[in-house]
Molecule: transfer RNA
Organism: Candidatus Roizmanbacteria bacterium
RNA sequence: GCGAGAUUAGUUCAAUGGUAGAAUGCCACCUUCCCAAGGUGGAGAUGCGAGUUCGAUUCUCGUAUCUCGCU
Numbered sequence: 001g002c003g004a005g006a007u008u009a010g011u012u013c014a015a016u017g018g019u020a021g022a023a024u025g026c027c028a029c030c031u032u033c034c035c036a037a038g039g040u041g042g043a044g045a046u047g048c049g050a051g052u053u054c055g056a057u058u059c060u061c062g063u064a065u066c067u068c069g070c071u
């Protein structure tokens, strides 16, 4: 230099263009003499910038970071 892939909650992962979910962690409460375990509820996220569309995590372009391959 060229090509491919990845980027979503603190962490690990889902999501066929139509209200972004789960596990775990965090907070509060319940349960228990206390701890642990368990139960209920709550807060928390689409790398960035444009485009297409009534509507974009999803499609297109650019850009950033990371991984792999080629040279």
Base pairs, nucleotide, nucleotide: 001070002069003068004067005066006065007064010024011023012022013021018054026042027041028040029039030038047063048062049061050060051059